[in-house]
């Protein structure tokens, strides 16, 4: 170095899951790869960690180790929107408190505070005033069923007489107007009215005593309350980035036994 026959080994391989752990069934990635039986509350194993049975290739494009790229799984973490709970902070609202400070106003032509009258407010009466009603007054007012005096006419009488009565005319009733003065009863979204009386929470004022601060808005700080749109907090799903992990496929370097024979 060449041929022949053989072995080791390989005929996919990963990643999450399960598992003390390993591998497979099953899911996903890779991408083309010998068949058959076995198996999720599963099934065979034990760090060379599927099993059993067949088959093929076979020391190299095919097997090992390592590097390189790097699909994809899976981890943290950190943005950025969106949902779903929360009220502990914080910030915003609202009350209340203390303090200084500052701005403004008042204030010895008297703050503030005590005392003690008034009014504003309610309620009864009175007393006016509007307002309705009736009385009262005036005037109109009854074909017959009102009066009164009743012409003509009528009856009743021998006559003297007497009777009822229409129309007219007078006058009255209900009623209808009118006057709105007076007197009476009623009512109130009545009143620069009086007089009793309640209320005194609040303003406003008046007398009196006292004698220097009071008010407001802003700030600091304290405290209580409610809400939950933000901030925060805690979860969920997503997006994107950045780190670290595992890594098919693909690429690169390196390793690899026996035996005879020429």
């Nucleotide at each position: 170095u060449c041929g022949u026959g053989c072995u080791a080994g390989a005929c996919g391989g990963g990643g999450a899951g399960u598992u003390a752990g390993c591998g497979g069934u099953g899911c996903c990635c890779u991408g083309a790869a010998c068949c058959c039986g076995c198996a999720a509350u599963c099934c065979g194993c034990u760090u060379c960690a599927g099993c059993g049975g067949g088959g093929u290739c076979g020391a190299a494009c095919u097997c090992c180790u390592c590097c390189c790229c790097g699909a994809g799984g899976g981890g943290g973490c950190g943005c950025c929107g969106u949902c779903u709970g929360g009220g502990a902070c914080u910030g915003a609202c609202c009350g209340g408190c203390c303090g200084u400070g500052c701005u403004g106003g008042u204030a010895u032509u008297g703050a503030g505070g005590g005392c003690u009258g008034g009014g504003c407010c309610c309620u009864g009466c009175g007393c006016g005033g509007c307002g309705g009603g009736g009385c009262c007054c005036u005037g109109c007012a009854a074909a017959c069923c009102c009066g009164g005096u009743c012409a003509g006419g009528u009856c009743c009488g021998g006559a003297a007489g007497g009777a009822a009565g229409c129309a007219g005319c007078c006058g009255u009733a209900a009623g209808c107007a009118g006057c709105c003065a007076g007197c009476c009863c009623c009512g109130g979204g009545u009143g620069c009215c009086g007089c009793a009386g309640g209320u005194c929470c609040g303003c406003c004022u008046g007398g009196c005593c006292u004698g220097a601060g009071c008010c407001a808005g802003c700030c600091u700080g304290c405290c209580g309350g409610g809400a939950u749109a933000a901030g925060c907090c805690a979860g969920g799903a997503g997006g994107c980035g950045c780190c670290g992990u595992c890594g098919a496929a693909g690429g690169g370097a390196g390793g690899u036994g026996c035996a005879c024979g020429a």
Molecule: Bacterial large signal recognition particle RNA
Organism: Chloroflexota bacterium